[in-house]
Context: one part of a larger RNA
RNA sequence: GUCAGCGAGUCUUCGUCAACUGCUUACUUAACCAAGUUUCUCUUGGGAAAGUGCAGGGAAACCAAGUCCUAAUAGGGCGAAUUUGUAUUUGGCGAAGGACCCGAAACCAGGUGAGCUAACCAUGGGCAGGAUGAAGCUCCGCGAAAGCGUAGUGGAGGUCCGCACCCGUUGUCGGUGAAAAGGCAUGGGACGACCUGUGGUUAGGGGCAAUAUGCCAAUCGAACCUGGAGAUAGCUGGUUCUCCCCGAAAUAUAUUUAGGUAUAGCCUCUCAUAUUGCUUCGUGGGGUAGAGCUACUAGAUGGCCCAGGGAGCCUUUGGCGACUUGGACUAACUAAACUCCGAAUACGCGAAGUGUCUAUGAGGGAGUCAGUCCUAUCGGGAUAAGCCGAUACGGGCAAAAGGGAAACAUCCCAAAUUCCCAUCUAAGGUUCCUCAAUGAUUAUUAAGUGGUAAAGGCCGUUUGUUUUCCAAUACAGCAGGAAGGUUGGCUUAGAAGCAGCCAUCCUUCAAAGAGUGCGUAACAGCUCACCUGAAUAUUCCGAUGUUACAUCGGAAGGAAGACAGGCGUCAAAAAUGAUCGGAGCUUAAAUAAUCUACCGAAGGUGGAGGUCCGAUGUCACAUCGGACGGUAGGGGAGCGUUCUUAUCGUAGCGAAGUCCUGCCGUAAGGUAGGAUGGAAUGGUAAGAAGUGAGAAUGCUGAC
Numbered sequence: 001g002u003c004a005g006c007g008a009g010u011c012u013u014c015g016u017c018a019a020c021u022g023c024u025u026a027c028u029u030a031a032c033c034a035a036g037u038u039u040c041u042c043u044u045g046g047g048a049a050a051g052u053g054c055a056g057g058g059a060a061a062c063c064a065a066g067u068c069c070u071a072a073u074a075g076g077g078c079g080a081a082u083u084u085g086u087a088u089u090u091g092g093c094g095a096a097g098g099a100c101c102c103g104a105a106a107c108c109a110g111g112u113g114a115g116c117u118a119a120c121c122a123u124g125g126g127c128a129g130g131a132u133g134a135a136g137c138u139c140c141g142c143g144a145a146a147g148c149g150u151a152g153u154g155g156a157g158g159u160c161c162g163c164a165c166c167c168g169u170u171g172u173c174g175g176u177g178a179a180a181a182g183g184c185a186u187g188g189g190a191c192g193a194c195c196u197g198u199g200g201u202u203a204g205g206g207g208c209a210a211u212a213u214g215c216c217a218a219u220c221g222a223a224c225c226u227g228g229a230g231a232u233a234g235c236u237g238g239u240u241c242u243c244c245c246c247g248a249a250a251u252a253u254a255u256u257u258a259g260g261u262a263u264a265g266c267c268u269c270u271c272a273u274a275u276u277g278c279u280u281c282g283u284g285g286g287g288u289a290g291a292g293c294u295a296c297u298a299g300a301u302g303g304c305c306c307a308g309g310g311a312g313c314c315u316u317u318g319g320c321g322a323c324u325u326g327g328a329c330u331a332a333c334u335a336a337a338c339u340c341c342g343a344a345u346a347c348g349c350g351a352a353g354u355g356u357c358u359a360u361g362a363g364g365g366a367g368u369c370a371g372u373c374c375u376a377u378c379g380g381g382a383u384a385a386g387c388c389g390a391u392a393c394g395g396g397c398a399a400a401a402g403g404g405a406a407a408c409a410u411c412c413c414a415a416a417u418u419c420c421c422a423u424c425u426a427a428g429g430u431u432c433c434u435c436a437a438u439g440a441u442u443a444u445u446a447a448g449u450g451g452u453a454a455a456g457g458c459c460g461u462u463u464g465u466u467u468u469c470c471a472a473u474a475c476a477g478c479a480g481g482a483a484g485g486u487u488g489g490c491u492u493a494g495a496a497g498c499a500g501c502c503a504u505c506c507u508u509c510a511a512a513g514a515g516u517g518c519g520u521a522a523c524a525g526c527u528c529a530c531c532u533g534a535a536u537a538u539u540c541c542g543a544u545g546u547u548a549c550a551u552c553g554g555a556a557g558g559a560a561g562a563c564a565g566g567c568g569u570c571a572a573a574a575a576u577g578a579u580c581g582g583a584g585c586u587u588a589a590a591u592a593a594u595c596u597a598c599c600g601a602a603g604g605u606g607g608a609g610g611u612c613c614g615a616u617g618u619c620a621c622a623u624c625g626g627a628c629g630g631u632a633g634g635g636g637a638g639c640g641u642u643c644u645u646a647u648c649g650u651a652g653c654g655a656a657g658u659c660c661u662g663c664c665g666u667a668a669g670g671u672a673g674g675a676u677g678g679a680a681u682g683g684u685a686a687g688a689a690g691u692g693a694g695a696a697u698g699c700u701g702a703c
Stems, first nucleotide, its partner, number of pairs: 001703006011097009021087003026052002032046005056063002066078004100238002103235001107228006118202009127192001129161003132157001136153003140149003165189003170185004204220001206216003213222001241638006251264005265368002267365008277354008290341001291339002297335003301331003305327005312320003371397004375392006402413003417609004422605003428599003431583003437596001439595006450585001456570003460567011478533004483507003488502003513528001517526002538556008610628008639692001641689010657676008
């Protein structure tokens, strides 16, 4: 892990509600007694003591359809004024009990442990070899002596090196180990506070401890065993057959309360009473959104005026003055705690319509008190968060499947009673994957933009508006000119158009700046603005004139700008291989619009059934109408298992059980046949429960 078996709302007493039944000229017995009996104890008869009810009020005495408070005959409270009661049984729920089951860590009591380990007591045992060489003693020397020195002897030490022995430093292997602490290598002590045998002592609120909270039998911040004991667990997990109807909540208040509970809210069932709900119309009050403010209150900016203060300055009987306080006027403003105003909705009331909608009251049973996302409006945060919080008779999910969004609780469409190889649509789609137009018309885009992103940029492209110029020749290109006063003044070593400052005139002219850029030490030189020349441009309409044609006006056309719109482009860097879901797509299969057709869901319609409810009827049923997603949860109806009673059966011509197959029933299930098996077992009507398993890191067994 799988399979099989076992495995969880029970019983007693009391209360309460409902249903059934008995009695109701109220109901009912308990202990106990007697008889009978199938001898578990039950049945029948007796047994009113007690209980409930028939009257309430008061603390009570007490009074009584009244009574209590009170001085009260006032006033008020609770009652009566008319009401069903009671007992058993069954079911729901509650209380007390282990109280649906399993589960602590712990607490207490009585015992068992020092054969492990800690310390101690008694009595025994053990420590190769080597090294060092204390005191003391002796010879010699010195010394007056005390003593000192030298050589030898001697053999001390929690001395040194190192076996046994004891320990366990470092590394590594081992980690379902060879081992519930080891192996290998390395290491520490090794005559001592040493190691060790045997016997003994100390016991759990305790002992022992060179204290590590260490050890006290693989157990130690308080051992183990048995008992109190089914401790308690507002906590986690689990809680077993079927179908039908309805169907929540994640909020308020309170809480030593916040993951618990109580009451209310929301659900369900029963009874009763209702025009309760919904739609439309009418009619009310309001002070929100908005708006406004010389309509109040408060704020706030500019201008101007008046009054006061005023650093300081000056030309001081005084004047000027940055700034500042208050006020008037004026212009444009602001407000959740401003309002001269003022909606839409919502709410109250009334009427009509609709109508198995719904409300209210009484009672039985709950669950819920962790919510979550989206939209709108707000607070916090950083005008962050798949962030925290609030509001909405908001929408979903939760408790909702189906279609779309590639995939995707919460987004879009849409609410699944069952069946159909019928049909129409929604959102979304119609090249292929893939159901349906490579549909129609008009544009745009060249970026694979589409198929991620901003400020900012773009002589990408397209559309529109607008200004100026054009046969007196526009724009670009080509050729020529681009002068004089003057080197303007200042500055400067120099400053001559061109380092810098100031000014920026006049003349000649077709035109030419006291100079646009390059350049020079400064000049020079080149160039530009500006002018001229050649060359380059067509058509139409109207008018006039000598109609080859010319002139004038206008339009198209050409040229140079400006502004705006559409699409695009740059900005644009990430970690395993890329990508629009993919293939692939360019007058699209992209984008902007218009139109038609089609596809597309458990939606609508059509057909055939089921269950429930309502109405009607000829009422075991038929017709018509409606309903039937669902977690927690409420209600209803059933299936099956074991045993008991009664009755009817089956069975060695083969019971139960097991395996296979068919049939029936909406399901739990039922039934027939065959095989196996070898002795019991079923239907009907009732009754009683050790009554249904897939989950509890469930228990036991097998594999």
Description:
Model confidence (mean pLDDT): 82 of 100. A computed fold for a 703-nucleotide part of an RNA from a Candidatus Roizmanbacteria bacterium, annotated as large-subunit ribosomal RNA, domain II. NCBI's taxonomy places the organism under Bacteria, Bacteria candidate phyla, Candidatus Roizmaniibacteriota. The RNAcentral record of the full RNA draws on ENA. Its Rfam family is "Bacterial large subunit ribosomal RNA".